[in-house]
RNA sequence: GCAGUGGUGGUUCAGUGGUAGAAUUCUCACCUUCCACGUGGGAGACCUAGGUUCGAUUUCUAGCCAGUGCG
Repeated sequence: GCAGUGGUGGUUCAGUGGUAGAAUUCUCACCUUCCACGUGGGAGACCUAGGUUCGAUUUCUAGCCAGUGCG
């Protein structure tokens, strides 16, 4: 330099156009003499900027970041 992959709560991952879910984390309550375990509730996210569309995490373009292959 070229090609291709990925970027989603603090962390690890889902999500093939109709306003995002699980586990874990934090926190509150219950339980317990206390802790732990357990049960229930709450908090927390779509890498950035444009385009297409009635509507974009999803599609297109450019950029940024991190791996991979070739040179």
The RNA shown here (transfer RNA) has 71 nucleotides and comes from Loxodonta africana. RNAcentral holds the sequence, with entries from Rfam. Its Rfam family is "tRNA". The family's RNA type in Rfam is transfer RNA. Its family is annotated with triplet codon-amino acid adaptor activity in the Gene Ontology. The organism belongs to Loxodonta, within Eukaryota.